[in-house]
RNA sequence: GCUGCGGCUCAGAUGGUCGCUGGGCCGCAAGGCUCAGAGGAAAGUCCGGGCUCCACAGGGCGGAGCGCCAGGUAACGCCUGGUGGGGGAAACCCCGAGGAAAGUGCCACAGAGAAUAGACCGCCUGCCGCCAGCAAUGGCUUCGCAGGUAAGGGUGAAACGGUGGGGUAAGAGCCCACCGCGAGGCUGGUAACAGUCUCGGCACGGCAAACCCCGCUCGGAGCAAGGUCAAGUAGAGGAGCGUCUGAGGGCUGCCCGCCCAAGCUCCCGGGUAGGCUGCUGGAGGCUCGGUGUGAAUCGAGUCCUAGAGGAAUGAUCAUCAGCCACCUCGAGGAGACUCGGGGUGGACACAGAACCCGGCUUACGAGCUCAGCAACC
Numbered sequence: 001g002c003u004g005c006g007g008c009u010c011a012g013a014u015g016g017u018c019g020c021u022g023g024g025c026c027g028c029a030a031g032g033c034u035c036a037g038a039g040g041a042a043a044g045u046c047c048g049g050g051c052u053c054c055a056c057a058g059g060g061c062g063g064a065g066c067g068c069c070a071g072g073u074a075a076c077g078c079c080u081g082g083u084g085g086g087g088g089a090a091a092c093c094c095c096g097a098g099g100a101a102a103g104u105g106c107c108a109c110a111g112a113g114a115a116u117a118g119a120c121c122g123c124c125u126g127c128c129g130c131c132a133g134c135a136a137u138g139g140c141u142u143c144g145c146a147g148g149u150a151a152g153g154g155u156g157a158a159a160c161g162g163u164g165g166g167g168u169a170a171g172a173g174c175c176c177a178c179c180g181c182g183a184g185g186c187u188g189g190u191a192a193c194a195g196u197c198u199c200g201g202c203a204c205g206g207c208a209a210a211c212c213c214c215g216c217u218c219g220g221a222g223c224a225a226g227g228u229c230a231a232g233u234a235g236a237g238g239a240g241c242g243u244c245u246g247a248g249g250g251c252u253g254c255c256c257g258c259c260c261a262a263g264c265u266c267c268c269g270g271g272u273a274g275g276c277u278g279c280u281g282g283a284g285g286c287u288c289g290g291u292g293u294g295a296a297u298c299g300a301g302u303c304c305u306a307g308a309g310g311a312a313u314g315a316u317c318a319u320c321a322g323c324c325a326c327c328u329c330g331a332g333g334a335g336a337c338u339c340g341g342g343g344u345g346g347a348c349a350c351a352g353a354a355c356c357c358g359g360c361u362u363a364c365g366a367g368c369u370c371a372g373c374a375a376c377c
Stems, first nucleotide, its partner, number of pairs: 001373004006369005012320007020037007039350001043361002046359005051222004063218005068082005083097001084095004098213002103211002105207003120153002122149006129140004161179006180202001181200008226277004237267005248260004284303008323346010
């Protein structure tokens, strides 16, 4: 320098100006002062939980999810460690990883035959035929007929164990060795599993992301949950007053008077608009120590760190820090190169809390670390 692979860290600081949201203080008020103010993903809303309300004696049927083993956790479909399988030269990565000898079903096309297999070509035997020979017999295998054969070819994603040897007319687990497979035992391991021994001649093709079987888990809805205060209007209920012996209303400061007039007033529950609450201090962060391979967990110390409600957390300027590129200077070194200083320029992404938390996934800038290769010393 290039290629690749997993992980870790950071995501700027200070000040000025103009603004925003919330808290506190001052002020009669207008307003002023002061403090605090997004993330590693706040995102997608895909899993799991807390919290809230509703439902719920117990059991059955049904449904959904998960699925190697062990552990972690509040819980998980997450994480950690391991087993088995697969990929890579490596760092490292991936797995939809229970059961196909419980049953049912399916296996397109091609092919003779696709799961109680199957003779298309081939191979072998016999007959027939042909040739040679006096004959016995030998040879040929194009066509036809009968039979044997799962070695070889061909089809296919898959052809009913594989390789080698024996055997045979040709063949075949027909026989043998090894491998595979199955059953049983022993050893190691908590286990998944691994190793090994004995037996079995092979009985068991694939698909469960087909039905199904086995094991485990699972009530529903969600902060627009829920609680609380409650205007106005309409209405249910109750009480009182009133309907020509005129309640009440209008004119009005009040009385009289005049006009209208059958309803008027109060109480109460529920509850709309709206307000308040739920609301942020929590399975919390950091440091140190103990246990553990680890995920984590325990103990001590320390810190407080947004709570809006159409929804604030912004814009801009300056200085500085870090990063990159170029130029330049110095130091070290045999050299490759390393370290340090200065100057100029550039880039700084993805993205915006909405009840809270644990995960996963996705988006995204920079640096460090790791594996390998090349060049140089």
Notes
Bacterial RNase P class A from a Polyangiaceae bacterium, 377 nucleotides, folded computationally. The prediction has a mean pLDDT of 77. A source record names the gene rnpB. NCBI's taxonomy places the organism under Bacteria, Pseudomonadati, Myxococcota, Polyangia, Polyangiaceae. RNAcentral records the identical sequence in 2 taxa. Its Rfam family is "Bacterial RNase P class A". Its family is annotated with ribonuclease P activity, tRNA processing and dimeric ribonuclease P complex in the Gene Ontology. About the family: Ribonuclease P (RNase P) is a ubiquitous endoribonuclease, found in archaea, bacteria and eukarya as well as chloroplasts and mitochondria. By type it is a ribozyme.